[in-house]
RNA sequence: CGGGCAGUAGCGCAGCCUGGUAGCGCACCAGUCUGGGGGACUGGGGGUCGUGGGUUCGAAUCCCGCCUGCCCGA
Numbered sequence: 001c002g003g004g005c006a007g008u009a010g011c012g013c014a015g016c017c018u019g020g021u022a023g024c025g026c027a028c029c030a031g032u033c034u035g036g037g038g039g040a041c042u043g044g045g046g047g048u049c050g051u052g053g054g055u056u057c058g059a060a061u062c063c064c065g066c067c068u069g070c071c072c073g074a
Stems, first nucleotide, its partner, number of pairs: 001073007010026004020057001028044006050066005
């Protein structure tokens, strides 16, 4: 320098192809059960979807640039 993949909640990931209210597990908070710890059950909070633009009535999703990480090539 060229190519590919990835970036979404504290952590691990789905959703993207086919645009239409952003989800799951763990963790966290509260309550109940338990003498307590642990555990189980019920409920709850938490997101500028890496970043800047574009297209569109509408973008995590489509298009372009950039950033970071990994891999391949030179």

The prediction has a mean pLDDT of 84. A computed fold for a 74-nucleotide RNA from Gluconobacter albidus NBRC 3250, annotated as transfer RNA. The source organism's lineage runs through Bacteria, Alphaproteobacteria, Acetobacteraceae, Gluconobacter and Gluconobacter albidus. It matches the Rfam family "tRNA". About the family: Transfer RNA (tRNA) molecules are approximately 80 nucleotides in length. The family's RNA type in Rfam is transfer RNA. RNAcentral records the identical sequence in 12 taxa.